[in-house]
RNA sequence: GGGCCUGUAGCUCAGCCUGGUUUAGAGCAACGGUCUUAUAAGCCGUAGGUCCUGGGUUCAAAUCCCAGCAGGCCCA
Numbered sequence: 001g002g003g004c005c006u007g008u009a010g011c012u013c014a015g016c017c018u019g020g021u022u023u024a025g026a027g028c029a030a031c032g033g034u035c036u037u038a039u040a041a042g043c044c045g046u047a048g049g050u051c052c053u054g055g056g057u058u059c060a061a062a063u064c065c066c067a068g069c070a071g072g073c074c075c076a
Stems, first nucleotide, its partner, number of pairs: 001075007010028004020059001030046005052068005
């Protein structure tokens, strides 16, 4: 230098291909409650997101297009 993949909650990821209606979900973690002599586990609940950044298309974008940034793999 070239190609491919990845980037979504504190962490691990789904959703993206085939745009759509109510708010972007799950597990773990956190917090509160319940239970217990107490802790853990179990059960109930709560909060938490600029969907990497910027631009474009569209009535409508996490999803499509372009550029960039970061990480990984391969080639040179």
This is a predicted structure of a 76-nucleotide RNA (transfer RNA) from a Candidatus Pacearchaeota archaeon. The prediction has a mean pLDDT of 81. The organism belongs to Candidatus Pacearchaeota, within Archaea. RNAcentral holds the sequence, with entries from ENA.